[in-house]
Molecule: transfer RNA
Organism: Firmicutes bacterium ADurb.Bin182
């Protein structure tokens, strides 16, 4: 410069195929247990789906831009 992969809750992912209610697992809070804690059992809280734009009755999902991070390849010293 050229192609490719990734980006989703604090952390580590799934969901995309074939647009339709945003999960899971660990933390994290509260409450049971316990003399206390650990484990254990229950509930909750946590999100602009990197970012904008369009497409669509509806987009994490399509389409085009961009950003950041990984690989690859090319050119140049």
């Nucleotide at each position: 410069c050229g192609g490719g992969g990734c980006g989703u809750a604090g952390c580590g992912c799934a969901g995309u195929u074939u647009g339709g209610u945003a999960g899971c697992g660990c933390g994290u809070u509260u409450g049971g247990u316990u003399c206390g804690g650990g484990a254990c059992c229950a509930a909750a809280a946590g999100g602009u789906c990197g970012u904008g734009u369009g497409u669509u009755c509806a987009a994490a999902u399509c389409a085009c831009a961009u950003c950041g991070c990984c690989c690859c390849g090319a050119c140049c010293a």